[in-house]
RNA sequence: GGGGUUGGCCGGACAGCCGCUGCGCGCGUUCUGCGCGGAGAGGAAAGUCCGGGCUCCACAGAGCAGGAUGCCGGCUAACGGCCGGACGCCGCAAGGCGAGGAACAGGGCCACAGAGACGAGCAAACCCCAAAGGGGAAACCCCGCGGGGUGGACGUGAAACGCGGUAACCUCCAUCCGGAGCAACACCAAAUAGGCAGGCGAUGACGCUGCUCGCCGAGCCUGCGGGUAGGUGGCUUGAGCCCGUCAGCAAUGGCGGGCCUAGAGGAAUGGCUGUCGUGGGGGCGCGCCCCCUACAGAACCCGGCUUACAGGCCAGCCCCCUCU
Repeated sequence: GGGGUUGGCCGGACAGCCGCUGCGCGCGUUCUGCGCGGAGAGGAAAGUCCGGGCUCCACAGAGCAGGAUGCCGGCUAACGGCCGGACGCCGCAAGGCGAGGAACAGGGCCACAGAGACGAGCAAACCCCAAAGGGGAAACCCCGCGGGGUGGACGUGAAACGCGGUAACCUCCAUCCGGAGCAACACCAAAUAGGCAGGCGAUGACGCUGCUCGCCGAGCCUGCGGGUAGGUGGCUUGAGCCCGUCAGCAAUGGCGGGCCUAGAGGAAUGGCUGUCGUGGGGGCGCGCCCCCUACAGAACCCGGCUUACAGGCCAGCCCCCUCU
C1' cells in the first nucleotide's frame, strides 16, 4: 500500500419566524384563556416471530390432545436469546455455518449409475422338478422350454444379497407451556328507554296553565340500582440511562456517584426562510449554477431475534505485496 473479517458508533448542523401536544410558574376567569420558561420519535419506533412484567378470567389432583425446545457448562425476571468450551463442515487465515439420544417399537424415503436399492427380484456355476422332441418292445436313456433352491463373481454405487443409511420425514424419549390482551382492567357518571321500591291518581292525576273555570282522559312524582354516551386513572421512575470501580476469559453481576430523557389518543412531534455540509445526477461560460438527499415514524412497558437502510467514522484481528 492492497484485500478480507469481526465489533462498536453516527446517520445532517446552526440560526430566525409561524404553528401543534404535555409539564412548571404567573395572571385573568370558571368557557378554561393568555404570557413566560422548559421538553417533544428510532436504530430499527417496523415484522408482531420468541420471552417476561402488568391486568382480568379460569384453575383439587392426574392424564390425553396440541405446540415449542434439545451437545456440555454458565448468564438472566425469562427465553427458542446471549457467553464460554467440545465436535463436524467451509476458508491459507482472522473467522463463518451447523448439530440432542434412539434406526431389533413401528411406518415412510433412498436421486444418478447399476440386471437388482431394503424388498423382492437376478449372472455364471451346482442341485431338484420337468413340457415338447428323439431313441427303445419296455425299464429307461439323450436333449432339456420352463419352474424352484443354493449361491454370490465382474461391474455400478455412499450403501449389493447384511437385520445398511436417513429422525433440519413421521415417530419414540426428556424438559417446558392455562386463556385473553391496555380496545386488558379500575373508578366517576348524564339524557332517553327498561328494572325495583314508595307515594298520588277515573271522588279525574299529569297536561293546556302562574291562578279560577273549562277541556282532555291514564298515567304522574320521588328515591335506588345496572348499563350506554362522556370523563379520569392505568401512562411512563424503569429488570432505566451515563460515569467510575470490583469479581468473572466472557455473557453478566455487586458497589459508589450523577441524571430524568415523548406520553398523544381520531391521535401532537410540523411548515417556511437563510447560511453551511454529505452523497448522487444534470448544465455550461470549468468553477460556478440547478435538482434530489437513505430506511422509516411511538401508541401499556421491557429483554431478544429477524427484516429495511444513501452515506460516513472508529477499533481489534488475518492474508498478500513493497521498503528499511